[in-house]
RNA sequence: UUAAUCUACUAGGGGCGCCUUAAAUGGCUGAGAUAGAACCCUUUGAACCUGAUCUAGUUCAUACUAGCGUAGGGAAGUAGGUUUAGUGAAAG
Numbered sequence: 001u002u003a004a005u006c007u008a009c010u011a012g013g014g015g016c017g018c019c020u021u022a023a024a025u026g027g028c029u030g031a032g033a034u035a036g037a038a039c040c041c042u043u044u045g046a047a048c049c050u051g052a053u054c055u056a057g058u059u060c061a062u063a064c065u066a067g068c069g070u071a072g073g074g075a076a077g078u079a080g081g082u083u084u085a086g087u088g089a090a091a092g
Stems, first nucleotide, its partner, number of pairs: 001085001003083008011042004016036001017028003048073003054067004
């Protein structure tokens, strides 16, 4: 110097649903569903929003699988560590 990867700091973005007659610190899925000193995500961007009260399968329903989706939006900087490859210098 190159590439990969990890961590920290600061800053920022985001969601919080479904079921049970009614409701919940009950049950379900999930990183998160008790609004948390939590959790997830930040352009290498399906975190999250819009289309969408979307389409097909499936479920009591959410969830899940596939599509929509090369769609339209969406929040970043700094410092350090590790590994890889190369170059140069010094010593033996």